[in-house]
C1' cells in the first nucleotide's frame, strides 16, 4: 500500500405487519420513560458495501389464507448506513552484522 475468516472498541443504518383477539409470519410485531392523544426518546432485535438489514417501484404480478408486504415472482432491478485494533503478503526506509 493491499487485503482481512473469527472477534473485539467506537460510530452509524433500519424496521414494528396482519387478526378469528385464541393467534400467525419474522431475527425483531416486544418493553420503559414522557406526553390527553398523535407521538418522541431509551432499551431488545436485524444490519453496515451488498444477489440476504431496509426502502423504492407498488394501492406491482401470481398462490395460498379468516387476514396481511404470508409464500413466490419482480429482483444479480434502482438506492442504501464504516472505521479502528487483530492478522497476513509485497514494497520502501534506517541500523547493525559477515
Nucleotide at each position: 500500500u493491499c487485503a482481512u475468516a473469527u472477534u473485539g472498541c467506537c460510530a452509524g443504518g433500519g424496521g414494528a405487519g396482519c387478526c378469528a383477539a385464541g393467534g400467525c409470519u419474522g431475527a425483531g410485531a416486544c418493553u420503559u420513560a414522557c406526553g390527553u392523544a398523535a407521538g418522541u426518546a431509551g432499551g431488545a432485535c436485524c444490519c453496515u458495501c451488498a444477489u440476504u438489514a431496509c426502502c423504492u417501484g407498488a394501492a406491482c404480478c401470481g398462490g395460498a389464507u379468516a387476514a396481511u408486504a404470508c409464500c413466490g415472482g419482480c429482483g444479480u432491478a434502482g438506492g442504501g448506513a464504516g472505521g479502528c485494533a487483530u492478522u497476513g503478503a509485497a514494497c520502501g526506509c534506517a541500523u547493525c552484522u559477515u
A computed fold for a 98-nucleotide RNA, annotated as TPP riboswitch aptamer (THI element). Its Rfam family is "TPP riboswitch aptamer (THI element)". From the family's description: Vitamin B(1) in its active form thiamin pyrophosphate (TPP) is an essential coenzyme that is synthesised by coupling of pyrimidine and thiazole moieties in bacteria. Model confidence (mean pLDDT): 76 of 100. The sequence was found by an Rfam model in a public genome assembly.